[in-house]
């Protein structure tokens, strides 16, 4: 250099155009003589940019990271 994959919460991983979601971690409360398990409740998330749509996590594009091949 050329082609592909893959990025969603602090982790792990669903969602494939119509309210972003589960666990496991965190903060708060509740049980307890304390811890530890339960239980409730709360915050926190689509790598970034643009572009098509009434509406993008979803489609298109351009970057930018890791990974694979090929040269």
């Nucleotide at each position: 250099g050329c082609g592909g994959a893959u990025g969603u919460a602090g982790u792990u991983u669903a969602g494939u155009g119509g309210u972003a979601a589960a666990a496991c971690g965190c903060c708060a409360g509740c049980u307890u003589c304390c811890c530890a398990a339960g239980c409730u409740u709360g915050a926190g998330u689509u790598a970034g940019g643009g572009g098509u749509u009434c509406g993008a996590u979803u489609c298109c594009c351009c970057c930018c990271a890791u990974c694979c091949g090929c040269u």